[in-house]
Predicted 3D model of a 141-nucleotide RNA (c-di-AMP riboswitch aptamer (ydaO/yuaA leader)) from bacterium HR24. It matches the Rfam family "c-di-AMP riboswitch aptamer (ydaO/yuaA leader)". About the family: This family represents a conserved RNA structure found upstream of the ydaO and yuaA genes in Bacillus subtilis and related genes in other bacteria. The ydaO/yuaA element is thought to act as a genetic 'off' switch for the ydaO and yuaA genes in its native state. It is believed that the element may be triggered during osmotic shock leading to activation of ydaO, a predicted amino acid transporter gene, and members of the yuaA-yubG operon which code for KtrA and KtrB K+ transporters. Its family is annotated with cyclic-di-AMP binding and regulation of gene expression in the Gene Ontology.
RNA sequence: GCUGUGGCCCCGCCUAAUCCGCCGAAUGGCGGACCGGGGGACAGGCUCUCUUGGGGUGAAUCUCGCCCCCAGGGGCGAGUAGGGCUAAGCCUUUCGGCCCGAACCCGUCAACUAACCUCGGAGGCGUCGGAAAGGCCUUGG
Numbered sequence: 001g002c003u004g005u006g007g008c009c010c011c012g013c014c015u016a017a018u019c020c021g022c023c024g025a026a027u028g029g030c031g032g033a034c035c036g037g038g039g040g041a042c043a044g045g046c047u048c049u050c051u052u053g054g055g056g057u058g059a060a061u062c063u064c065g066c067c068c069c070c071a072g073g074g075g076c077g078a079g080u081a082g083g084g085c086u087a088a089g090c091c092u093u094u095c096g097g098c099c100c101g102a103a104c105c106c107g108u109c110a111a112c113u114a115a116c117c118u119c120g121g122a123g124g125c126g127u128c129g130g131a132a133a134g135g136c137c138u139u140g141g
Base pairs, nucleotide, nucleotide: 001008002007011126012125013124014123018033019032020031021030022029023028034121035120036119037118038117039116053109054106055105056104057103062079063078064077065076066075067074068073082100083099084098085097089136090135091134092133093132094131095130096128
């Protein structure tokens, strides 16, 4: 924005989480591109790893208070490291404002890391009539 109120389309935001082709009843399968994560040498580095187990994805850590409690932990609240929006041509910054500050995985093992191996491309949202500075691009007079 449309609507037959079931929903559908467009635009934008978080994020790696997008694009394309084929098959298919499928939110499903296969393949390609691109994007993201993990493992994994030498050399160099860190050092003492050692059960108080440790590590990974992620912004998502840490502190305090209250409550529960099988004493290992759990719940709630306030703050906080940190992250996002505000930035609708693109990028950067300042001030105020708003929001998040979760969840999950490996299984005793992982620093870095060429070759190599491997996994993922889900979900969620619609936001101030914000104020200001700089750079670039484009368009018009």